[in-house]
This is a predicted structure of a 694-nucleotide part of an RNA (large-subunit ribosomal RNA, domain II) from a Planctomycetota bacterium. Its Rfam family is "Bacterial large subunit ribosomal RNA". Taxonomically the source falls in Planctomycetota (Bacteria, Pseudomonadati). Its mean pLDDT, the model's own confidence on a scale to 100, is 83.
Context: one part of a larger RNA
RNA sequence: UCCGGCGAGUUACCGUUGGCAGCCCGGUUAAGACCCUCAGGGUCGUAGCCAUAGGGAAACCGAGUCUGAAUAGGGCGAAAUUGUUGCCAGUGGUAGACCCGAAUCUGCGUGAUCUACCCAUGAGCAGGCUGAAGCGCGGGUUAUACUGCGUGGAGGGCCGAACCCGUCUGGGUUGAAAACCGGUGGGAUGACUUGUGGGGAGGAGUGAAAGUCUAAUCAAACGCAGGGAUAGCUGGUUCUCUCCGAAAUAUAUUUAGGUAUAGCCUCGAGCCACUACUUUCCGGGGGUAGAGAGACUGAAUUGGCAUUGGGACCAUUCCAGGUUGCCAAGCCGAACCAAACUCCGAAUACCGGAAAGAUUAUCUCGGGAGACAGACCGCGAGGGAUAAGCUUCGCGGUCGAGAGGGAAACAACCCAGACCAUCCGCUAAGGCCCCUAAAUGAUGCUCAGUCACAAAGGAAGUUGAAUUGCUGAGACAGCCAGGAUGUUGGCUUAGAAGCAGCCACCAUUUAAAAAGUGCGUAACAGCUUACUGGUCGAGCAAUUCUGCGCCAAUAAUGACCGGGAGUAAGCAUCAUGCCGAAGCGAUGGGUUUCGUUGAUCUUCGGAUCGACGAAGCGGUAGGAGAGCGCUGUACAUCAGAUACAAGCCGUACCGUAAGGAGCGGUGGUGGGGUGUACAGGUGAUUAUGCCGGA
Numbered sequence: 001u002c003c004g005g006c007g008a009g010u011u012a013c014c015g016u017u018g019g020c021a022g023c024c025c026g027g028u029u030a031a032g033a034c035c036c037u038c039a040g041g042g043u044c045g046u047a048g049c050c051a052u053a054g055g056g057a058a059a060c061c062g063a064g065u066c067u068g069a070a071u072a073g074g075g076c077g078a079a080a081u082u083g084u085u086g087c088c089a090g091u092g093g094u095a096g097a098c099c100c101g102a103a104u105c106u107g108c109g110u111g112a113u114c115u116a117c118c119c120a121u122g123a124g125c126a127g128g129c130u131g132a133a134g135c136g137c138g139g140g141u142u143a144u145a146c147u148g149c150g151u152g153g154a155g156g157g158c159c160g161a162a163c164c165c166g167u168c169u170g171g172g173u174u175g176a177a178a179a180c181c182g183g184u185g186g187g188a189u190g191a192c193u194u195g196u197g198g199g200g201a202g203g204a205g206u207g208a209a210a211g212u213c214u215a216a217u218c219a220a221a222c223g224c225a226g227g228g229a230u231a232g233c234u235g236g237u238u239c240u241c242u243c244c245g246a247a248a249u250a251u252a253u254u255u256a257g258g259u260a261u262a263g264c265c266u267c268g269a270g271c272c273a274c275u276a277c278u279u280u281c282c283g284g285g286g287g288u289a290g291a292g293a294g295a296c297u298g299a300a301u302u303g304g305c306a307u308u309g310g311g312a313c314c315a316u317u318c319c320a321g322g323u324u325g326c327c328a329a330g331c332c333g334a335a336c337c338a339a340a341c342u343c344c345g346a347a348u349a350c351c352g353g354a355a356a357g358a359u360u361a362u363c364u365c366g367g368g369a370g371a372c373a374g375a376c377c378g379c380g381a382g383g384g385a386u387a388a389g390c391u392u393c394g395c396g397g398u399c400g401a402g403a404g405g406g407a408a409a410c411a412a413c414c415c416a417g418a419c420c421a422u423c424c425g426c427u428a429a430g431g432c433c434c435c436u437a438a439a440u441g442a443u444g445c446u447c448a449g450u451c452a453c454a455a456a457g458g459a460a461g462u463u464g465a466a467u468u469g470c471u472g473a474g475a476c477a478g479c480c481a482g483g484a485u486g487u488u489g490g491c492u493u494a495g496a497a498g499c500a501g502c503c504a505c506c507a508u509u510u511a512a513a514a515a516g517u518g519c520g521u522a523a524c525a526g527c528u529u530a531c532u533g534g535u536c537g538a539g540c541a542a543u544u545c546u547g548c549g550c551c552a553a554u555a556a557u558g559a560c561c562g563g564g565a566g567u568a569a570g571c572a573u574c575a576u577g578c579c580g581a582a583g584c585g586a587u588g589g590g591u592u593u594c595g596u597u598g599a600u601c602u603u604c605g606g607a608u609c610g611a612c613g614a615a616g617c618g619g620u621a622g623g624a625g626a627g628c629g630c631u632g633u634a635c636a637u638c639a640g641a642u643a644c645a646a647g648c649c650g651u652a653c654c655g656u657a658a659g660g661a662g663c664g665g666u667g668g669u670g671g672g673g674u675g676u677a678c679a680g681g682u683g684a685u686u687a688u689g690c691c692g693g694a
Base pairs, nucleotide, nucleotide: 001694002693003692004691005690006689011095012094013093014092015091016090017089018088019087020086021085022084023083026050027049028048032044033043034042035041036040054061055060064076065075066074067073098236099235101233105226106225107224108223109222110221117199118198119197120196121195122194123193124192125190127159128158129157130155134151135150136149137148138147139146163187164186165185168183169182170181171180202218204214205213239627240626241625242624243623244622249262250261251260252259253258264370265368266367267366268365269364270363275361277357278356279355280354281353282352283351284350290344291342292341297338298337301334302333303332304331305330307329308328309327310326311324312323313322314321374399375398376397377396378395379394380393381392382391383390404415405414406413419589420588421587422586424585425584426583430579431578432577433564434563435562439576440575441574442573443572444571445570451566457551458550461548462547464545465544466543467542468541469540470539478535479534480533481532482531484508485507486506489503490502491501514529518527519526590617591616592615593614594613595612596611597610598609599608600607601606628683630680631679632678633677634676635675636674637673638672643669644670647666648665649664650663651662653660654659
């Protein structure tokens, strides 16, 4: 992992609501007693309980009462009442209360055969090395001291087996082993190792101390009990179909992943009121969007002022002054800004009224919920950086709980809401060269494969529109020629001659020619331009707007049309077609609700079964309804001698589903089928489920 079996809302009591039944001149018995065909009944039993009156804390009063001084007002009542007992169903409470799951806490016991420490009594330690004290002899001394040679055999001494340990490393790591194996290593006469017996224990022991060890268990052992502890947490919770169908909000919360009440869903009952809703019209209030600034508050730019104050500078014995590209205030002018500005002021929205539509959708009461982690998209805002697949609100949509078509793929985007069937039709979004269903025509644009990511900025790319100027009295570009004189203007300067710099920028000859546009020289020179003539012969130059393009354009596997490919099969505009969905239509069928109608039953309220018509029938949590199947019980009934039944195997039949037959085989004395009713240990792909098997 797979297969088979087992495996989770139960039971008791007390409430509450509904259905059904009994009684209602209230209902009902409990314990107990008696009777009986011994299995359950029947008859008594009125103690009690509920109802019949409420109000008050109570005394108490009573259709009233409480509060209060009150005969006021107000609260709760009455008037306007219906109950009660049982069964079934929903749900609440108390109990383990749908099932499995802690880590814990407490009590009583069991453990020191493992291990830590201690006590008693025993045992073990090859071999080798070193050579302390002491002693002897010699030397030495007055005598010691001291010293040489021997002897001696000390030591938590040295090397190293047994023994004890476990340093490093390799292997092993579903192991040979729940701590091992190989190599290497430490101690090895000691604070050594070890046998046997004994001691003390769970908030306790023991500890050369590591929270170590106390039987593979230790920051509090193990067993049993309280105990099914508790778990606002996780997981799981078993057949089918039909109708409706949410929420992820508000308020409160030792509350934030929980809960309560309300909102939103469902079921039942009541209500029939223009109650709610939609559209149109009429009437309203507003201070948002916008706008505004001689209408305020505030912010803020700039020009002016022969306004005022300050600063700075100049001048000044003092007084009186002068200047100002500075600051502030004021006035005038111009332009401008604001969520907490408004002289103004929409669209929507909201409120009221009328009409029409639609129809009970609204509202009230009661039973049952779920939900209170939301997400993205568009719009209006706050926070943030006018960041975030960010965050917090408001309005709407979709997903959530929504399948289908499109967007290559893609909850939230676009189209569109799936009862079932069909090898029928029409469309939506989106598409129509091939992959891939479906296309043609017309007019332009684009050359970048732009199309098929991107900005500021840049550019004689190109389209269209417009304005201004020049132009057959010859423009523009090119070519040929001229481009001069006073003069090297003056100053400055070493020099300054058009061309370092400063000042001025005249005049003459001219077709034209600067007191010189650029290069150049030390300075000149030289080249060139403006300007003019000639040649040529028709448009030229500048600017603005606009369509489509170009550059800007750099990241890690190769990736920005889905691919091929495309010069249209790109872009823009137009025309007519077609394709395209579970949309719409067609045909057939099912079902729900409502309406009409028929039959049967009726406790006259209605119920059940048909026919026709209309409208519906996506769906998570969840509410409501109708069924299938399993085991057993009771009653009725049925098959079986070719025996039969369950179970198992196969199978082309029936039913909308759960499911149910028939037939064939197997099976071999066990039971079984059908109908009605009842009871429940009643349905498993999931719980790291349990047991068995593979």